[in-house]
Context: one part of a larger RNA
RNA sequence: ACGAACGCUGGCGGCGCGCCUAAUACAUGCAAGUCGAGCGAGAACCAGGGCUUCGGCCCUGGGGAGAGCGGCGAACGGGUGCGUAUCACGUGAGCAACCUGCCUCGGAGACCGGAAUAACUCGAGGAAACUCGGGCUAAUGCCGGAUGCCCUCGGUGGACCGCAUGGUCCGGCGAGGAAAUGGAUUCCGCUCCGAGAUGGGCUCGCGGCCUAUCAGCUUGUUGGUGGGGUAACGGCCUACCAAGGCGACGACGGGUAGCUGGUCUGAGAGGACGAUCAGCCACACUGGGACUGAGACACGGCCCAGACUCCUACGGGAGGCAGCAGUAGGGAAUCUUGCGCAAUGGGGGAAACCCUGACGCAGCGACGCCGCGUGCGGGAUGAAGGCCUUCGGGUCGUAAACCGCUUUCAGCAGGGACGAAAUUGACGGUACCUGCAGAAGAAGGCCCGGCCAACUACGUGCCAGCAGCCGCGGUGAUACGUAGGGGUCUAGCGUUGUCC
Repeated sequence: ACGAACGCUGGCGGCGCGCCUAAUACAUGCAAGUCGAGCGAGAACCAGGGCUUCGGCCCUGGGGAGAGCGGCGAACGGGUGCGUAUCACGUGAGCAACCUGCCUCGGAGACCGGAAUAACUCGAGGAAACUCGGGCUAAUGCCGGAUGCCCUCGGUGGACCGCAUGGUCCGGCGAGGAAAUGGAUUCCGCUCCGAGAUGGGCUCGCGGCCUAUCAGCUUGUUGGUGGGGUAACGGCCUACCAAGGCGACGACGGGUAGCUGGUCUGAGAGGACGAUCAGCCACACUGGGACUGAGACACGGCCCAGACUCCUACGGGAGGCAGCAGUAGGGAAUCUUGCGCAAUGGGGGAAACCCUGACGCAGCGACGCCGCGUGCGGGAUGAAGGCCUUCGGGUCGUAAACCGCUUUCAGCAGGGACGAAAUUGACGGUACCUGCAGAAGAAGGCCCGGCCAACUACGUGCCAGCAGCCGCGGUGAUACGUAGGGGUCUAGCGUUGUCC
């Protein structure tokens, strides 16, 4: 010094922190939706009209639930530290080898057509999950054609530039490439191109663990050529060719470990650590894989395999808390199945608004730090009582009683915020202010042989016990136990563990 634990004790507040172990298994609820101003259809209900066997039905208008198609989001935010000794991280460079939805700026545009499909309806299968078939329909869904400011590719003329591969600009030829003129009636969208911003990808220099009781390692291995693949370079992949590449400046192997800003300690150098907060990385039951997409190889998406749990009509299905709470288990040990979207931020929407266990708050825990209180003044040559005693007395001790005073905190009552610009405040009738009552409700832990501050009595008799080290205890123990007294710290005090 601590994310601590244990023992004894415990009044209040503020600010923080709280599964370090089993990346063990999870009941339940919630944690990612939103848009009707993209689209078709449209339940309940309301109004009017009609029919009625009085059950209700039909038509028109309004109304819009739940679902569906479509768009954006779901790749963020939140969790964990398994793996990883690695360009994972930190730092500094490079990409003439790259991508970037939404956003900003600039330029140019959106012409003509088409075919489907969910919903719905009819039918079928199934215990269920769900699935199959026939028919109908819409779009900012999908497809074809046109046009091309331009873009891409091929070949080509010219100008210029770079450290190399090479790059930039201008022109003419050939081939290819857009769109939703959609929705609203402030506007929002669609397509192509150029630039920016943001975010990302890749490469390299340097840096940071232990082990030589690991000394040799390597065949996609090292390089080349052709091809494939990627947004992009690359042995990334593949065929062929060459035989290389790394290593005592520690390769290869083994062990351990997320890295950093930082944290703790220290005068510093250094050492140790990497909770909370922040950046990066990795992972999401275990292993593998791709799909969609600007972005994933995707925690609350999909597929396969495996282990486990659950449902089943035995044919077949469902699931993944290392999200927030919570449960069991493990453990010395770590919290509420709370409130709210009021604020900040995020997603969707033109907006109203909706969603948001991010977040803001509250609850529990002396876990830590800080602050405050448990009263203040007077009061005896000194009560009672305890302890000691040389029996005179000493001491607890101004301590108490008693007298006077005050009222912080807690309590009761009244008022009552900031946080919000506005009709919006979970926190909260909280903080805070005022008033009221009464010393009233609030002290313990450890230690007293030396180190080390604080001593006597009794009990015990190498017993019972103490102990960090030295060591105490065998009949006068300041070292064990108890008591009185004392020392020290104080809502804490000790012990244990670990680091400096």